[in-house]
Order: sequence, then structure tokens, then C1' cells
RNA sequence: CAGGCCGACCGGGUGACCGCGCCCCUGCUCGUUCAGGGGUGAGGAAAGUCCGCCCUCCACAGGGCGCGGUGCUGGCUAACGGCCAGACGGGGUAACCCGAUGGAACAGUGCCACAGAGAAGUGCAUUGCCCGCAAGGGUGAGGGUGAAACGGCGGUGUAAGAGACCACCGGCGCGGUCAGCGAUGGUCGCGGCCAGGCAAACCCUACCGGGAGCAAGGCCAAGCAGGUGCAUUGGGGCGGCCCGUCCCGCAAAAAGCACCGGGUAGGCUGCAUGACACGGUCGGUAACGACCGGACGAGAGAGAUGGUCACCACCCCGCAAGGGGUACAGAAGGCGGCUUAAACGUUGACCUGAACA
RNA sequence: GCCCCUGUAGCUCAGAGGACCAGAGCAGUCGCCUUCUAAGCGAUUGGCCGGGGGUUCGAAUCCCUCCAGGGGCG
Repeated sequence: CAGGCCGACCGGGUGACCGCGCCCCUGCUCGUUCAGGGGUGAGGAAAGUCCGCCCUCCACAGGGCGCGGUGCUGGCUAACGGCCAGACGGGGUAACCCGAUGGAACAGUGCCACAGAGAAGUGCAUUGCCCGCAAGGGUGAGGGUGAAACGGCGGUGUAAGAGACCACCGGCGCGGUCAGCGAUGGUCGCGGCCAGGCAAACCCUACCGGGAGCAAGGCCAAGCAGGUGCAUUGGGGCGGCCCGUCCCGCAAAAAGCACCGGGUAGGCUGCAUGACACGGUCGGUAACGACCGGACGAGAGAGAUGGUCACCACCCCGCAAGGGGUACAGAAGGCGGCUUAAACGUUGACCUGAACA
Repeated sequence: GCCCCUGUAGCUCAGAGGACCAGAGCAGUCGCCUUCUAAGCGAUUGGCCGGGGGUUCGAAUCCCUCCAGGGGCG
């Protein structure tokens, strides 16, 4: 210098003018509504709602079946399908990236089109080889088919052959030993064990999950008109079933549930001091944690958070004068993640190649 | 706010439990018929199955994610 790879950050700045929401103060003709002043006011994704929680209600949130989810190991965390570190497998020359990666598909069931002799628990014969005059028989090594064909190679053996047998190599299993918390890896020995793949097919197994959602829920005010149905082991909490348990009731009603009808369309709260951000020190490889410090940082009516001009910054077009542009998007109970969208840039490591010193 | 469904030819839909070449009706084009048109008959064109990634030998179909459209409850 060229190409690559992994992070971190920014998300235009300043000034003037005109507006908008919320809060506070002052004034008055007193108002949530007027006037003046001050403070404050979007994001890295506020988004998608894909996960996980906090919170609230269902009396408690119990057991089993079912259903759903997750799935290497260890750790972090309030929790997670997230993150960190490692193992194994795959890709890349490398930096590095990717992986739903339990049952090493002999618990079981199922699927493997076409082609092919045969597509899987003990099976097949088109060609080939061998025996035989022939009929027939032996064989599964070679050819051939296929995504996938019952280890590879050399020898022994044989009529021809074959892990049938032997040596080596590869895989698998078992046992020992070493390293590691572990996944796993190294090493030694034994066993011909060598008959595949698919579990993002059913299934099995381990772990997790009760349901609903802030329009949850609580308080206040205003208004109205009630009616019908459901009962002798009934109705409801309990969304699928059973058990257990609780509440109401056991003849007249009440409560509960369902349906029909009527009324209201208001206020306060939940609602922002928090698993919070910011700065620092320490521990840890890291994710993260502990401690200290100062500060309080939007919150609605599902409705505000903007615009114009000037200068500057960056980019594009143009010889120039000049012109154009500055994305994606936007809170609605809150928080941790993931994913997706995205203009221009800033910055830190690392890898490969080439050249020069 | 919460939840569900759908996306396949120009239009309406099949294709489910994975394998023929992704089919059917209407529409379009050409021809026949008719004086001409419609109807009818015959032939034919047209798809990367909404986008991307993964599992698998193999994906419209299974899994994940995104996009678009529609619907329901309060």
C1' cells in the first nucleotide's frame, strides 16, 4: 500500500426568531382554560412483539396425566431460547466465523423417491469368478446403480472367494492410567465388534413452564331497571382432563356463572428512586460482581418533543460560480436480551499478500 | 395492548403425513366453426410457490427469522 477480519463510538454543532406538551413561581378580571418568567422534554434501535422477568388479579398457586418449550460442558444473571469461557464438528492460507451439538439411532415405531440384484436384523444374483457334460450349485471380492451398498490395503487360505484367518491402518465398544470441576483429550491394553442414514419424523430422557394481562388492578364521583336460565351428591375458582382443596348454597331466597336489557364514556392512582443509568476503586481470563461518590434524568388527552434563517462540519453533482443532501425511525407500566432497519463518519487490535529499508 | 389466520400463473384455488414435470377452472394467444361476434371445439403461453437462512441425499411442504395482507378480543 492492497485485501480481509473482529470490536468500540457518534447519530450533525452554534446562535437568533417563531411555536408545542408537562411541572413550578408571580400577577390579575382568579381560571386545570388568561398574561409573564423559569425548568424540563425520544432512541440506539423507543420498532418487531421473538424470548425472559418485575408488578397486579384469579383464595393458596398443590399433585398426576396431557400440552408447550429448551437441549455439548462450566460459569454469569432476578430470569432467559441471552451473555462469557471452554470442548467437539464444519468452513477459511490466516485473523476469525458457523453449529437445535442429549439418546454416539442394537427401548420401540416409522421413512429412505428414481436407479439398482439388494436401501437394512440377518437378505440379493444382471454381469463376473468357480464346480459341473447338463440340470443345478457355491460366492459376495470385481464391474455396474445410487445421496447413501455391510471398513481400507497387503497376505494366508480356497475350486473360486469372503474378517473366514493374520499383520498394519481407520472406526466403534470395554477396561486401566494421566490431565481437566466438566464436556473432552492423551496414552496403554483387550475385543473382529465393523449391518448405513434421518430424532428441525414420532418417540425416550433431563430440565423449565398454573392462567391472564397496566384498557392488569385499586379508590372516588355520577347514572340506571330489571329479567331469564343453571341444583338433590349442585354452582363457581379451574384455560384440556382427573385428584385434592377453598367459597357459596342445600329448597325460599342469596352468592356465583351464562345470556338479554338498561346506565356511564369522568377524576385520582398504578406511573418512574430503579435487578436504573453516570464516574471511580477492587476482585474475576471474561460475562459479571462488591464497595464508594455526586446527581434525579420525558411521561401524556393512547394526540407534545417541531419549524425557519445564518454560519460551520461532512457527502454528492459541477472546471467554476453555485446547487442538492445529512439516514433509520419515534416513548405510553417498567426492565434484561434477541432480531430487524439504517446516510456520513471516528477509533482500537489482529490476519494475509506485495514492495522498500 | 394481546392473539389468530393467509401468502402458489393476470384472478380464484388444489397440492396435507417430503420425490412425476407444481396442477385445475377462468382469463390471454393461435386455429377451426360463423356473413360477423358471442358460445362451442382443438392447441398453446404463463410460476424461481412472499424474501432470506437452516435441517435433509432431496423442501411449496419441516424449523428459525423478516415482509405484506386480513381478522378477532378487551
Molecule: RNase P RNA; transfer RNA
Organism: Anaerolineae bacterium